[in-house]
Molecule: FMN riboswitch aptamer (RFN element)
Organism: Leucobacter sp. UBA1945
RNA sequence: AGCGUGUUCCGGGGUCAGUGAGAAUCUGAACCGGCGGUAUAGCCCGCGAACCCCGCUCCUGCGGGGCCGAACCGGUGAAAUUCCGGUGCCGACGGUGAUGUACGAAUCACCUGCGCCAUGCAGGUGAAGACGUGCGAGUCCGGAGGAGAGGAACGCAAG
Numbered sequence: 001a002g003c004g005u006g007u008u009c010c011g012g013g014g015u016c017a018g019u020g021a022g023a024a025u026c027u028g029a030a031c032c033g034g035c036g037g038u039a040u041a042g043c044c045c046g047c048g049a050a051c052c053c054c055g056c057u058c059c060u061g062c063g064g065g066g067c068c069g070a071a072c073c074g075g076u077g078a079a080a081u082u083c084c085g086g087u088g089c090c091g092a093c094g095g096u097g098a099u100g101u102a103c104g105a106a107u108c109a110c111c112u113g114c115g116c117c118a119u120g121c122a123g124g125u126g127a128a129g130a131c132g133u134g135c136g137a138g139u140c141c142g143g144a145g146g147a148g149a150g151g152a153a154c155g156c157a158a159g
Stems, first nucleotide, its partner, number of pairs: 004156007015029004030139002032091002034047004042089002051066006071087005093142003100135005107127008
């Protein structure tokens, strides 16, 4: 120095304004970026978390499988989709989602046509946004004071 092994600790960030009776979700602007690799990376490669399926289970989890977002241009350089300049993009699951949005049925008014002239039928336009259903948060709430990729320190054993 490398390999093996143990203990302890660490191990995810981010909001203001506007409207309004009421917004953490609407609208506008702003802001955020886990771990390893590699020329310094949210968007290159890989991993973790989350989610889905199967099996097992001491009912707490364990094992296996699946899924797994997003970047380009110019410059410097031996080397950068990583730096610099510019312009973009992305963000698990469940919940909530005031006045968002789509669709639906109904109601009311008006117009046109039909008509057996009825408080009728059909089509169209508009109103109220009340009703029903779906969708709608990276930043709010929750699982989670969890788990974890991994990182650091200190040992042990052997050589």